[in-house]
Context: one part of a larger RNA
Molecule: small-subunit ribosomal RNA, central domain
Organism: metagenome
RNA sequence: UUGGGCGUAAAGAGUUUGUAGGCGGUUUGGUAAGUUAUGCUUUAAAGACCACGGCUUAACCGGGGAAAGGGGCAUAAUACUACUAGACUUGAGAAAUUGAGGGGCUGUUGGAACUUAUGGUGUAGGAGUGAAAUCCGUUGAUAUCAUAAGGAACGUCAAGGGCGAAGGCAGACAGCUGGUGAUUUUCUGACGCUGAGAAACGAAAGCUAGGGUAGCGAAAGGGAUUAGAGACCCCUGUAGUCCUAGCCGUAAACGAUGCCUGCUAGCGGUGGGAGCUUGUCUUCCGCUGCGUAAGCUAACGCGUUAAGCGGGCCGCCUGGGGAGUACGAACGCAAGUUUAAAACUC
Numbered sequence: 001u002u003g004g005g006c007g008u009a010a011a012g013a014g015u016u017u018g019u020a021g022g023c024g025g026u027u028u029g030g031u032a033a034g035u036u037a038u039g040c041u042u043u044a045a046a047g048a049c050c051a052c053g054g055c056u057u058a059a060c061c062g063g064g065g066a067a068a069g070g071g072g073c074a075u076a077a078u079a080c081u082a083c084u085a086g087a088c089u090u091g092a093g094a095a096a097u098u099g100a101g102g103g104g105c106u107g108u109u110g111g112a113a114c115u116u117a118u119g120g121u122g123u124a125g126g127a128g129u130g131a132a133a134u135c136c137g138u139u140g141a142u143a144u145c146a147u148a149a150g151g152a153a154c155g156u157c158a159a160g161g162g163c164g165a166a167g168g169c170a171g172a173c174a175g176c177u178g179g180u181g182a183u184u185u186u187c188u189g190a191c192g193c194u195g196a197g198a199a200a201c202g203a204a205a206g207c208u209a210g211g212g213u214a215g216c217g218a219a220a221g222g223g224a225u226u227a228g229a230g231a232c233c234c235c236u237g238u239a240g241u242c243c244u245a246g247c248c249g250u251a252a253a254c255g256a257u258g259c260c261u262g263c264u265a266g267c268g269g270u271g272g273g274a275g276c277u278u279g280u281c282u283u284c285c286g287c288u289g290c291g292u293a294a295g296c297u298a299a300c301g302c303g304u305u306a307a308g309c310g311g312g313c314c315g316c317c318u319g320g321g322g323a324g325u326a327c328g329a330a331c332g333c334a335a336g337u338u339u340a341a342a343a344c345u346c
Stems, first nucleotide, its partner, number of pairs: 004317003007300002012314001014201004021194003025088007033081002035077009049065002052062003091191001092188003095184005103177007110154001114150008125136002162169002206247006215241002220236004258313006266290010276279001295302002319346003328339004
């Protein structure tokens, strides 16, 4: 390379946009590049193949024949692909009307709880555990009431319910803003799909600078437990968690299942529309289930939300360890990330 694969055995990039490239709906005409046919020419000889002949046979040798395939030229064909000129509307997009939503950003604001401070009442305990102790408390704690301050998170509603490409998104209100559904069938007329590189986004932790710090809480200290206890349990508690600006670029970033598209029994639930004949109705879009026909699978299971049957494009895999390591390179303040071997060994 041919070939085989990627839910769980190795293997789908965390996600999206999109360049090159690859692939691409219906129809008419033209060209004839690919394609097909025919002819000519070339592809030395030897060798190989076919039958014939010569050495007693064979090996060996001689003369003869036929290709297949490739290159070039000419002529012809035009189904498909391509190119070109035109047309179409079902793919795609736009418009109008009308929806739903924790989609994003900014600002304002609310109550509960918590902690702290001050004051009142009040007295000996409180806290904590398997049991304790460290700890707090007669300089008045815990409890309870009032006032004030502060930071963080938003109970009920709440539902395997909604939105978002993924990460993710939840008190309320306002402003700005992205995506998306239905109806009309009005407009454009293939404008499409995928996407190497590239760019953007990307939980938590971590980093830089400045703020903030109620609660929680790596590290650290103390008390226990224990043979020991660098832990699990308890009392404290710094970074952090929060905000602003900028980095980092990774996760079991999971549905461990790439994106688009056509086809292949059903029965539910739910969110949002439309229709009339208002119904236990029909229909469109989205989500989520069951479990089955067919089918697939090593099995488990999947099964119109496919892991079924096809097509297009991309990514990735090729025994275990060494190793997602070394070296090199790029990026990064660093932590490190990305790319990525070999010796050796079983």